[in-house]
A computed fold for a 157-nucleotide RNA from a chicken gut metagenome, annotated as Lysine riboswitch aptamer. It matches the Rfam family "Lysine riboswitch aptamer". Rfam's curators write: Riboswitches are metabolite binding domains within certain messenger RNAs that serve as precision sensors for their corresponding targets. The coordinates come from a structure-prediction model, not an experiment, and the mean pLDDT is 80. Of the family's consensus pairs, 95% are formed in the model. The RNAcentral record of the sequence draws on MGnify.
RNA sequence: GAUAGAGGCGCGGGCUUCAAAAGUAGCUUCAUGCAAGGACAGGCAUCCGCAGGGAGCGAAAGGGGAGACCGCCGAAGCUUGACAGGGCUGCCUGAGCCCGCCAUGCUGGGCUUAAGGGGAAUACCCUUAGGACUGUCACAUUUUGUGGAGCGCUAUU
Numbered sequence: 001g002a003u004a005g006a007g008g009c010g011c012g013g014g015c016u017u018c019a020a021a022a023g024u025a026g027c028u029u030c031a032u033g034c035a036a037g038g039a040c041a042g043g044c045a046u047c048c049g050c051a052g053g054g055a056g057c058g059a060a061a062g063g064g065g066a067g068a069c070c071g072c073c074g075a076a077g078c079u080u081g082a083c084a085g086g087g088c089u090g091c092c093u094g095a096g097c098c099c100g101c102c103a104u105g106c107u108g109g110g111c112u113u114a115a116g117g118g119g120a121a122u123a124c125c126c127u128u129a130g131g132a133c134u135g136u137c138a139c140a141u142u143u144u145g146u147g148g149a150g151c152g153c154u155a156u157u
Stems, first nucleotide, its partner, number of pairs: 001157005008073001010072004015067004026057005032051003037048003040094005076107003080103002083100001085099005108134002111131008136148005
C1' cells in the first nucleotide's frame, strides 16, 4: 500500500402503514367595518376588493412511531465557502426557504442533563457545555487507574 473486519438501544436510505399536524390552511355563505386598497419588499404586468366574526365543507407537506428491505462502520452529522447550479413565489432586483455536487474544518460511539436554535408539538432534529457508561490504543503504581483520537484500531498480505 491492498484486502477483510470490530464497537451496539450502531448509522443512514427509500417503500408500506399509523398517529399527529387539524377541525389548522383553504373554499362557500351571512352580517359588520373599511377602501388613493390587497399579493413577502420595490418596479412592471395581471388578477382580485380587504379585515374580523358566525355557519357549512374540509386538506397536504416537512418532522415522528412501527414493519420488512437496502446500503453501511467518517457509518453519519454539522460549520464555512464556491456554483453567475437547480427549484419555490407571473417577470426583474432583493429577501427568505429547499435541494444537489465539490472543497475545508470539527465530532470514536450510544445514553443523559442544561442552554440555545429549528419544529404545530412535551415528539424529534441540530449546536455548545457537562455527567456516568462503552469500544479502541498507549502508559503505569496493571483484579484497576490515567491519557489520546477514527487521517484511529485489529487480522492477513